[in-house]
RNA sequence: ACUUCAGGGCAAGGUGAAAUUCCUUACCGGUGGUAUAGUCCACGAGCGCGAGCAGAACGGGUGCGAUUCCCGUACCGACGGUAAAGUCCGGAUGAAAGAAGU
Numbered sequence: 001a002c003u004u005c006a007g008g009g010c011a012a013g014g015u016g017a018a019a020u021u022c023c024u025u026a027c028c029g030g031u032g033g034u035a036u037a038g039u040c041c042a043c044g045a046g047c048g049c050g051a052g053c054a055g056a057a058c059g060g061g062u063g064c065g066a067u068u069c070c071c072g073u074a075c076c077g078a079c080g081g082u083a084a085a086g087u088c089c090g091g092a093u094g095a096a097a098g099a100a101g102u
Base pairs, nucleotide, nucleotide: 001102002101003100004099005098012024013023014022026087027086028077029076030043031042032041033040038075039074046053047052057073058072059071060070061069079090080089081088
């Protein structure tokens, strides 16, 4: 320098004229770092497009070492659309942290 890759998830039931959006309940977890991480540190995606803004975890156990493992109980999730959406549709056959290869 070029090429390729680079996000998962509403099962079952209830109410209703209408909801994968409400209720019960179910399910999902990008990239790098570090003892293996959605909830630690940092980055990307989103909004602004100038600075910047923006989510969530505790208790116990093992161990030299874990807020990462094990046990238990919690919590979080851009914008637009639509019966109010982390899971549907749309911007997006996009962009990108980064990974691999030539």
A computed fold for a 102-nucleotide RNA from a chicken gut metagenome, annotated as FMN riboswitch aptamer (RFN element). The coordinates come from a structure-prediction model, not an experiment, and the mean pLDDT is 86. RNAcentral holds the sequence, with entries from MGnify.